[in-house]
The RNA shown here (c-di-AMP riboswitch aptamer (ydaO/yuaA leader)) has 135 nucleotides and comes from uncultured Conexibacter sp.
Model confidence (mean pLDDT): 77 of 100.
The RNAcentral record of the sequence draws on MGnify.
Of the family's consensus pairs, 96% are formed in the model.
Its Rfam family is "c-di-AMP riboswitch aptamer (ydaO/yuaA leader)". Rfam 15.1 lists 7,607 matches to the family in 2,262 species.
RNA sequence: CGCCGCAACCGCUCGGGAGCGGGGGAACCAAAGGGUCGAUAUGGCCCAGGGGCGAAUCGUCGUUUUCCCCAACGACGUAGCGCUGCUCUUUCUGCGCGAGCCCGACAGCUAACCCCGCAGGCGCCCGAAAGAGAA
Numbered sequence: 001c002g003c004c005g006c007a008a009c010c011g012c013u014c015g016g017g018a019g020c021g022g023g024g025g026a027a028c029c030a031a032a033g034g035g036u037c038g039a040u041a042u043g044g045c046c047c048a049g050g051g052g053c054g055a056a057u058c059g060u061c062g063u064u065u066u067c068c069c070c071a072a073c074g075a076c077g078u079a080g081c082g083c084u085g086c087u088c089u090u091u092c093u094g095c096g097c098g099a100g101c102c103c104g105a106c107a108g109c110u111a112a113c114c115c116c117g118c119a120g121g122c123g124c125c126c127g128a129a130a131g132a133g134a135a
Base pairs, nucleotide, nucleotide: 001123002122003121004120009017010016019118020117021116022115023114024113029108033047034046035045036044037043049106050103051102052101053100058077059076060075061074062073063072064071080097081096082095083094086133087132088131089130090129091128092127
């Protein structure tokens, strides 16, 4: 200097500013699992849980196993995501990702209002077309 990402900037250095992100939270709308009790009742009890950040979902096959299921590992695909060099939009080409973490029985949407984060990681790689800009 450049890239992923909300995580770049300013300063009076802090519970800082401002900005960028995330979550909770009315009305209206949406939604209303299964089993059991049997009238105190559209209630009680039990079970399967459920949710958030993020592109990171879903499927098939193989291995481990006595068989099946589950789970773990691996491979191949895939929804989706990123880069491709002055910038933006569209397209082509090429190269990658397609993880991980958190809440803790609990949250649909949601105005007012409330709460939280501003980390971490990587690169020296310099293709093309059209339009509009910048220099």